RNA sequence: AGGGUUUGAUCCUGGCUCAGAGUGAACGCUGGCGGCGUGGAUUAGGCAUGCAAGUCGAGCGAUCCUUUUUAUUGAAGGAGAUUGAAGCCUUCGGGCUGAUGUCUUCGGAUAUAAUGUGGAUAGCGGCAAACGGGUGAGUAAUACGUGGGCAACGUACCCUGGGGAGGAGAAUAGCUUCGAGAAAUCGGAGGUAAUACUCCAUACUCCCUUUUUUUCUGGAAUGGAGAAAGGGCAAAGAUGGCGGAAGACUUCGGUCUGCUAUCGCCCAAGGAGCGGCUCAUGGCCUAUCAGGUUGUUGGUAGGGUAACGGCCUACCAAGCCAUAGACGGGUAGCUGGCCUGAGAGGGUGGUCAGCCACAUCGGGACUGAGACACUGCCCGGACUCCUACGGGAGGCUGCAGUCGAGAAUCUUUCCCAAUGAGCGAAAGCUUGAGGAUGCGACGCCGCGUGAGGGAUGAAGGCUUUCGGGUUGUAAACCUCUUUUAUCGGGGAGGAAGACCCUUCCUUUAAAUAAGGGGAAGGAGUGACUUUACUCGAUGAAUAAGUCACGGCUAACUCCGUGCCAGCAGCCGCGGUAAUACGGAGGUGGCAAGCGUUACUCGGUUUGACUGGGUGUAAAGGGUCCGCAGGCGGCCUAAUAAGUGAAAGGUGAAAUCUCUCGGCUUAACCGAGAAACUGCUUUUCAAACUGUUAGGCUUGAGGCUGGAAGAGGAGAGCGGAACUGCCAGUGUAAGGGUGAAAUCUGUGGAUAUUGGCAGGAACGUCCGUGGGGAAGCCGGCUCUCUGGUUCAGAUCUGACGCUGAGGGACGAAAGCUAGGGGAGCAAACAGGAUUAGAUACCCUGGUAGUCCUAGCUGUAAACGAUGGGCACUAGGUGUUUGUCCGCAAGGAUGAGUGCCGCAGGUAACCCGAUAAGUGCCCCACCUGGGAACUACGGCCGCAAGGCUAAAACUCAAAGGAAUUGACGGGGGCCCGCACAAGCGGUGGAACACGUGGUUUAAUUCGAUGCUACGCGAGAAACCUUAUCCAGGGCUUGACAUGCAGGAAGUAGUAUCUCGAAAGAGAGUCCGACCGGUAUCCAAUCCGGAACCUGCACAGGUGCUGCAUGGCUGUCGUCAGCUCGUGCCGUGAGGUGUUCCCUUAAGUGGGAGAACGAGCGCAACCCUCGCCCUUUGUUGCUACCCAUUCUUUUAGAAUGGCGCACUCUAAGGGGACUGCCCGCGUUAAGUGGGAGGAAGGUGGGGACGACGUCAAGUCCGCAUGGCCUUUAUGCCCUGGGCUACACACGUGUUACAAUGCCUGCUACAAAGGGCGGCCAAACCGCAAGGUGGAGCAAAUCUCAAAAAAGCAGGCUCAGUUCGGAUCGAGGUCUGCAACUCGACCUCGUGAAGCUGGAAUCGCUAGUAAUGGCGCAUCAUCACGGCGCCGUGAAUACGUUCCCGGGCCUUGUACACACCGCCCGUCAAGCGCUGAAAGUGGGGGGCACCCGAAGCCCCGAUUCGUCGGGAUCACGGUGAAUUUCAUGAUUGGCGCUAAGUCGUAACAAGGUA
Repeated sequence: AGGGUUUGAUCCUGGCUCAGAGUGAACGCUGGCGGCGUGGAUUAGGCAUGCAAGUCGAGCGAUCCUUUUUAUUGAAGGAGAUUGAAGCCUUCGGGCUGAUGUCUUCGGAUAUAAUGUGGAUAGCGGCAAACGGGUGAGUAAUACGUGGGCAACGUACCCUGGGGAGGAGAAUAGCUUCGAGAAAUCGGAGGUAAUACUCCAUACUCCCUUUUUUUCUGGAAUGGAGAAAGGGCAAAGAUGGCGGAAGACUUCGGUCUGCUAUCGCCCAAGGAGCGGCUCAUGGCCUAUCAGGUUGUUGGUAGGGUAACGGCCUACCAAGCCAUAGACGGGUAGCUGGCCUGAGAGGGUGGUCAGCCACAUCGGGACUGAGACACUGCCCGGACUCCUACGGGAGGCUGCAGUCGAGAAUCUUUCCCAAUGAGCGAAAGCUUGAGGAUGCGACGCCGCGUGAGGGAUGAAGGCUUUCGGGUUGUAAACCUCUUUUAUCGGGGAGGAAGACCCUUCCUUUAAAUAAGGGGAAGGAGUGACUUUACUCGAUGAAUAAGUCACGGCUAACUCCGUGCCAGCAGCCGCGGUAAUACGGAGGUGGCAAGCGUUACUCGGUUUGACUGGGUGUAAAGGGUCCGCAGGCGGCCUAAUAAGUGAAAGGUGAAAUCUCUCGGCUUAACCGAGAAACUGCUUUUCAAACUGUUAGGCUUGAGGCUGGAAGAGGAGAGCGGAACUGCCAGUGUAAGGGUGAAAUCUGUGGAUAUUGGCAGGAACGUCCGUGGGGAAGCCGGCUCUCUGGUUCAGAUCUGACGCUGAGGGACGAAAGCUAGGGGAGCAAACAGGAUUAGAUACCCUGGUAGUCCUAGCUGUAAACGAUGGGCACUAGGUGUUUGUCCGCAAGGAUGAGUGCCGCAGGUAACCCGAUAAGUGCCCCACCUGGGAACUACGGCCGCAAGGCUAAAACUCAAAGGAAUUGACGGGGGCCCGCACAAGCGGUGGAACACGUGGUUUAAUUCGAUGCUACGCGAGAAACCUUAUCCAGGGCUUGACAUGCAGGAAGUAGUAUCUCGAAAGAGAGUCCGACCGGUAUCCAAUCCGGAACCUGCACAGGUGCUGCAUGGCUGUCGUCAGCUCGUGCCGUGAGGUGUUCCCUUAAGUGGGAGAACGAGCGCAACCCUCGCCCUUUGUUGCUACCCAUUCUUUUAGAAUGGCGCACUCUAAGGGGACUGCCCGCGUUAAGUGGGAGGAAGGUGGGGACGACGUCAAGUCCGCAUGGCCUUUAUGCCCUGGGCUACACACGUGUUACAAUGCCUGCUACAAAGGGCGGCCAAACCGCAAGGUGGAGCAAAUCUCAAAAAAGCAGGCUCAGUUCGGAUCGAGGUCUGCAACUCGACCUCGUGAAGCUGGAAUCGCUAGUAAUGGCGCAUCAUCACGGCGCCGUGAAUACGUUCCCGGGCCUUGUACACACCGCCCGUCAAGCGCUGAAAGUGGGGGGCACCCGAAGCCCCGAUUCGUCGGGAUCACGGUGAAUUUCAUGAUUGGCGCUAAGUCGUAACAAGGUA
């Protein structure tokens, strides 16, 4: 910084699109690590669970725990005494053991009361809870940003200084008790404390009232500072220490009074910070929202508030806002900033920071310094939950988390260690603020996935022209390192305080208590943390993808696919050779990411302030007048609003920039500077703009006197023409057209003469003449009237220009009402034309056209060019003034044309009448279509007009110019192009070719001219082509190479099967060349041949649209180009155009061109004249000889000869050279002379650049594809020869210019050995026999035919014509059935000159007659050549066809066989209308009316009653918006639908 895309190409206009940067992103593929950031953008949808606001016991009572002391109590247990059940023993006497009870003592548990220490806390009370945290629903201004103001305000905690704190009292939670309830919770009674509450006292610099005076600030006093009088309002204590004296109370412990410190309390004042109100200004879309407003605007009084204020109420007035956009609708939190951009701008407002708003939806107040309060209260609605059905509870837009919706957004983690906040005297407590951690490549930054060496350039892959190339030093391999990773060890920093301990200083104080402040030392505090960092060990070990590769845009090949599958940002790729699809190899880019999608800015000067336009590309309003607005002449003075300068304030921090610093670096973070382009205040300047004042005359206007004019309106008048009517004359037509007809006319038209009537328009003059703002205005006269211009320099003194809205005028058509109506003439009717003809043409004809009065308000209303002023070379017309001049002419104004300089423009063109150069104002444009449309509004009687979108769709639409092509455009010219002629085709039969049909097959190709007697210059087999049926072979019918084999081998004769090919068998015979072996090779070796196998052969299989070569055609037309120069922005032009001329771009002249090339012409061949040379096989005149005959003579043969003819080589000749005229003195042209030939002498060969994707892959060659026991090869038979038909090319005819028979002449050019074939003989003939001659100027084919002479035929389907058929033959050939040619005899079809149409030919031509050759065994009506006979006509270029040059138009460029329009039909999409239906919004009226504030009344002071207001809800009539709707209208899009042909050329009717 630009690029792609409209065209055949160009320039321009103009849209679409790409490359860049960015993101709170998402999706696809992939994924090693770390740091720093960041993460619910959608449903302000619903939420389980936990946590997110508490704290203070140093305010208070109470309660509980702990422990001290005191008092009381006195448990368990121990000891002693006593009692003595049950049991055991018993000498039955009793004894022993000992339950239980009682008493004493020790013991002290436990409990109670008081008291002190420590701890806890439900309640009262204080402070906080209005912060912090979230979200962006609402809000277009009650918000935000910036700068001001409050003389109209508030302020808890904090700071400063001042003053004060006296006394008294009544309650109430908690608690106890009773009660209601499921619960939430509530009620009654009793009693209690305070820093809770109340009262009294005292008090100001406080408040209220009244009076009064001065002064200060200021723009302004309602303010400040004062004075006086009256009235009014306060308070609370707590904790620590001391306790000397005195007093009071006491439970005798102590308490209080007291002093003191700290904290707290009250009053007013000041400060800081915070808040409230207010003003100005700035920032979205919409006018298809133009009028809005009734507490609305102002005033007075009152209420209310911290405070001003209609903030509220009553009364009064009728204002207020608005095109500088009110009101309404839509959208939206605002900002610092962020992204982009060169900037100006544009977009955006996530994280961070400031402000606002909201807290389930709506309303309301209470408390409080502060709220109308996110985790407070009351009420109503929706929703969820609990319930015992009576009632209750709740609010994650706090942090996590869950569901839902969505393309999409995280852990129900840890900690208060740090920072901060609340409370507290403090310790401390609380804190999802915050600090950390986890998850996510979501972003930015950094690191790594190894480093060095290593060529047999390995293998593999891919490719190949098969040689190789590439992957690629890449790998392997060798040496080395260890960031990261894993394991183990060590280990900062974030921590410093507060507080505590010790010591010290200082201060308050009576104080060595205590408290406050400070210093030093010490102790102690970490969620993260397995921290950062570091050391050691292990081992290249743990780590690369993704997108692209046709152009834009860096990067290319192969395979697959075959308009399929697919790609695609734009252009566009894909229909058999795809660098564009899919895969692979390779390459390019970026890289832990890479792509895609979405969105923003950029590019885009494509909304243009910087920085665009409007004649024709989109765009000047139809024209003028004119309100607002914008802009405005000269001089002087003042001012200072704009403007400039300087200074002050502000522009929060963060961000951006610069410098420096901290993390290993960076991202990130910190510090400083700069910046924040803005707003505001003050001062200064005074040129310019503005404002004010004064003046001026040149802008503008007035006045006086002239001038021209289809300027406008009204009235009257006129002649020509036309039509009708009346009358006369007059007779058969008239009229109309390309031609006709409808029509008029014998009932007298048309024509003509006279008269009358009517309406409309005004010929000539008339002129790129005039007038008017435009539309428009045209006979003459009169009346009324507008404007313009010139001269004078007399007046005013900037009075001007433009002009959104607004107003007026405004062609034609149309509408309303009333007239009028001759001509013309939509509609309509008829006649024609036509395939049709609702048209063009004709005959009629109604509205209308005319007038009056109104409406409509549009046009290609055009100069497609808004108005005004000024400036910038000229030339030449014309209209109309003035001046000079006798005139000619000149000068100067106002108009109107043409040409043109500079300049402008994309070009065309414009050019003093600008589209040039400037200024001012208005209007309009921003891709094409949809759409001069829909909806809405306004206007209109209607028709309709004005204003004016979107969805959807396309990649263009367009302007100017260029080169072509084309035109039922023009000019010039040519051609057997027409015309003038001659002969044909088209009709018949036959032949050949083609189409079609048929067939097993009828092989293939050629298809307008330029296929069709063409490839094919010879289809019976072969040819021949798998075209058909059938039979066979598989390294093959043919070529090359390799390997192996092989001697009685290959092969031949022979045999079997067979249609053949082929297969099989196989006796005899039996193989080549070279070498070696002393000689000897069939044997060995090598080669050839053969067999087997492998590579390969083969293909008339496909693609002529992959190709070469060759060919046709335009066209033997005269064209097609290049170099240099010049012109043009460029495509391109010039040259090559113009004039003359030519067959010709042939030549001459002119000319910004000068030259050149391929074509033309000439050079070549042939024919025509002459010369030279040659002389056999040609010719042989003259001469000689011989023979014959019809014997002056002729013929034949031989010789001489080369004269002639001829042969075939070389020359000459013709060049407008000569003469006359014309022409430019030229080129040339007309005529003439001479000449065999005259103006390229006739003919041929020769074919420019190119066109038709023309033809040919089946002549040949060849890329690719396909086939390989077959699409190859061989063979037999068939087919290519079919036959209702159609076409083309020919042959033969239809006859007398003929036919038949006979006779008689005259050629040229060719062919000939598997050949031409003589003479002679046979046959009617085809032919046969025969064999001479000839590889040919010798021999032969070979007879030329028409012609001529003679005879016949006599106009007929014939003595024309010969098809067809029958019979018999001949010839070729292996073979004439399908399917040959010919001969003879017989048969004897159609046909009597050919419709529409169409072909050839301009002279030795047409026509006509025969002859030859190629192909070929045979077969010619075709082809290619040859000679004979031999015409007619051409005035001319109007027309048809083709072509050349110039010019013109074009919407064509595949180029007119082009392009292209509309209806209908089909599919898809979008949209309007619509009976309606459903939802949302806001307002109005009415009803109902919760809670609450307010008002009134009552009150036992707890409250109760009433009122006003009011959320929600309801009803009604309207309104607006969205969705949907049978049906219906329109539009758009869609390879091959229907009907026509409207437009582009004069597009066939411009």
Small-subunit ribosomal RNA from a metagenome, 1550 nucleotides, folded computationally.